[in-house]
Context: one part of a larger RNA
RNA sequence: UGACGGGAGCCCGCACAAGCGGUGGAGCAUGUGGUUCAAUUCGACGAUAAGCGAGGAACCUUACCAGGGCUUGAAAUCCAGCUGCAGACCCCGGGAAACCGGGGCGGCCUUCGAGGGUGCUGGACAGGUGCUGCAUGGCUGUCGUCAGCUCGUGGCGUGAGCUGUUGGGUUAAGUCCUCUAACGAGCGCAACCCCUACGAGAUGUUAAAUAUUCAUCUCGAACCGCUGCCUCUAAGGCAGAGGAAGGUGGGGAUGACGUCAAGUCAGCAUGGUCCUUAUGUCCUGGGCUACACACGUGCUACAAUGGGGCGCUACAAUGGGUCGCCAAGUCGCAAGACGGAGCUAAUCCCAUCAAAUCGCCUCUCAGUUCGGAUUGAGGGCUGCAACUCGCCCUCAUGAAGUUGGAAUCGCUAGUAACCGCGGAUCAGCCUCGCCGCGGUGAAUACGUACUCGGGCUUUGUACA
Numbered sequence: 001u002g003a004c005g006g007g008a009g010c011c012c013g014c015a016c017a018a019g020c021g022g023u024g025g026a027g028c029a030u031g032u033g034g035u036u037c038a039a040u041u042c043g044a045c046g047a048u049a050a051g052c053g054a055g056g057a058a059c060c061u062u063a064c065c066a067g068g069g070c071u072u073g074a075a076a077u078c079c080a081g082c083u084g085c086a087g088a089c090c091c092c093g094g095g096a097a098a099c100c101g102g103g104g105c106g107g108c109c110u111u112c113g114a115g116g117g118u119g120c121u122g123g124a125c126a127g128g129u130g131c132u133g134c135a136u137g138g139c140u141g142u143c144g145u146c147a148g149c150u151c152g153u154g155g156c157g158u159g160a161g162c163u164g165u166u167g168g169g170u171u172a173a174g175u176c177c178u179c180u181a182a183c184g185a186g187c188g189c190a191a192c193c194c195c196u197a198c199g200a201g202a203u204g205u206u207a208a209a210u211a212u213u214c215a216u217c218u219c220g221a222a223c224c225g226c227u228g229c230c231u232c233u234a235a236g237g238c239a240g241a242g243g244a245a246g247g248u249g250g251g252g253a254u255g256a257c258g259u260c261a262a263g264u265c266a267g268c269a270u271g272g273u274c275c276u277u278a279u280g281u282c283c284u285g286g287g288c289u290a291c292a293c294a295c296g297u298g299c300u301a302c303a304a305u306g307g308g309g310c311g312c313u314a315c316a317a318u319g320g321g322u323c324g325c326c327a328a329g330u331c332g333c334a335a336g337a338c339g340g341a342g343c344u345a346a347u348c349c350c351a352u353c354a355a356a357u358c359g360c361c362u363c364u365c366a367g368u369u370c371g372g373a374u375u376g377a378g379g380g381c382u383g384c385a386a387c388u389c390g391c392c393c394u395c396a397u398g399a400a401g402u403u404g405g406a407a408u409c410g411c412u413a414g415u416a417a418c419c420g421c422g423g424a425u426c427a428g429c430c431u432c433g434c435c436g437c438g439g440u441g442a443a444u445a446c447g448u449a450c451u452c453g454g455g456c457u458u459u460g461u462a463c464a
Stems, first nucleotide, its partner, number of pairs: 001464002003461003007458007015448002019411005026300008034291002042053002064286007073125001077124006089104006108116002127275002130273003136269002138264003141260001143258001148187006154163003167178003193252004198220007223246001226240005302404001306363006319350003324343002329338003370401001375396007417440007
């Protein structure tokens, strides 16, 4: 000087407390461990792994396994030799295909030498999701959007180092004020950027038209600016007015010096090392989907502020669409099919664009008109192909489950909770995931003793 303390003081955070809803019990979905397997590819492991890489595993993907093939190779550059001078395409035999063998068709530019190009052979080489994230770059998680981390000059000290950065106030903040052997500065904080809430102006595709709404662009508006009080008259704090908005208005982007030899050689790049008729590469099939069990994350419930039926069937926003979205109409109980209008989209479609909501009827506390797992049968869709192993519909079947032990998680306002809608990936889809969007819309916070994490000062130390 740090680090640590079941030392002290001050302060903060959904950290506790106060509340609301969950998880832990059930069924299912999904990830992981374990076990099994020819293989169940690999990575990630407290917080900071486990609906994570994967924003789409039937083939492909695919890296794994079995079997069958190839060896200058699936793709790249170069050299030498040969070449009927391209490839492509068709047929026959073997085969699961890849591939192997045979045949046919076809037949480039050209100065007619060669050369370019193609193919074959040979050689340099390729190739490797093989290993090392403890050799690395880049990127990322975390402490933590915590308020810290440093430097120049000066001063002090033999020196390590200290001072500045401490103290008194204040702040979300090393934010600002003040004091001061310090004076300044840098990276962080804040602001500048984006969205949103209010207003003004300009523009106007769509629409029959007008105005509004709306959309796009530009600008204004909030600064403790005004009033009162408190405080060292300062920084600032409390209350009020005006205002759409009040004390960083709400949200986002933005992550200092560094920590964890944190994560990633499988996104990419890359040193070293290893394989080279195989650890490369192609194909068929299988596996990644196994199942005594254990854990994580979710969905659906256990019902009556509920289930079912009918009805007015009311009221959104974000988005996506030409290999696409697919209207009207017709058929089907439905999934869906036929159909073909419109739309490269403020125009048409997904999409009457919603669902919770509201009104009436019924059920009357039961394993039920709760709950929907599981299973049987029939059907639809995508796709070369749904057996392993897809999704959807109808009928039948109706399991566990009556609110969940110890323990544990999220959330402070348009938040939690409840409700639906859209998108990426994508032929299809195991999406109940993820990322967004709107609708309805709470309760509680006395307070900082305690738990956890963090900041500043101080103290002890046999630790570095």

Model confidence (mean pLDDT): 81 of 100.
Small-subunit ribosomal RNA, 3' major domain from a groundwater metagenome, 464 nucleotides, folded computationally.
Rfam family: Bacterial small subunit ribosomal RNA.
The full RNA is in RNAcentral, with records from SILVA.